[in-house]
């Protein structure tokens, strides 16, 4: 700077890790903070569980592979690979483009 990525209604599908100090305790825990990251847990509860924020609905939300591989961290799914691999939750309306047909003007 150029490309691409629309809007909504209602339904659905998911994750929440790693760590420091301090308190408490030997049983999960609570307080305050730090990394990343859209999100690291806000309410409610009969402690089963629901709601809400936030992402995602088919290329990558998220799970498995996976206690993988390479890098890097104080340490961690912290980066990258693995990956148009496996699996995984959509339909409605509007918009928007291309095509077809038809009408009315000229």
């Nucleotide at each position: 700077u150029g490309c691409c990525a629309g809007u909504u209604c209602c339904g659905c599908g998911g994750g929440a890790g790693c760590u420091g100090u301090c308190c408490g305790a030997c049983g999960g825990g609570g307080a305050c903070g730090g990394c990343u990251g859209a999100g690291a847990g806000g309410c409610c509860u009969u402690c089963g569980g629901g709601c809400g924020a936030c992402c995602g609905c088919u290329g990558a939300a998220c799970c498995u592979g996976a206690a993988c591989c390479g890098g890097g961290u104080a340490a961690u799914g912290c980066c990258g690979g693995c990956g148009c691999a496996g699996g995984g939750a959509g339909g409605g309306a509007c918009a928007c483009c291309a095509c077809a047909u038809g009408a009315a003007c000229g």